[in-house]
Molecule: c-di-GMP-I-GGC riboswitch aptamer
Organism: uncultured Anaerolineales bacterium
RNA sequence: ACCGAUAAAGGCACACCCGGCGAAAGCCGGGGCCGCAAAGCAAUGGGUCUAAAGCCGUGAGAGGGGCGUGGCUAUGACUGCCAGGCCGCCGAAG
Numbered sequence: 001a002c003c004g005a006u007a008a009a010g011g012c013a014c015a016c017c018c019g020g021c022g023a024a025a026g027c028c029g030g031g032g033c034c035g036c037a038a039a040g041c042a043a044u045g046g047g048u049c050u051a052a053a054g055c056c057g058u059g060a061g062a063g064g065g066g067c068g069u070g071g072c073u074a075u076g077a078c079u080g081c082c083a084g085g086c087c088g089c090c091g092a093a094g
Stems, first nucleotide, its partner, number of pairs: 002094001003091002011036002016031006034080001040086002044083003047078003054072006
């Protein structure tokens, strides 16, 4: 250094609940503890999620506007989806 033990010392915190932010995905704080050897950092490449604004269609007698509704779209989000990058505790077997 690779590697990852019924090791040691620790760490983090899924779902869910409460409060807050947000249109939403989701995020923050508290509780909680499914799990994690990087479940530490970071949106670089994929992938997934959301669609406020914008665009297109559509509904009602018709146009405009408005309202409803369907679709597209990330500059929004996810690192506990995967890969790569950076930093890091310990030292069994090999």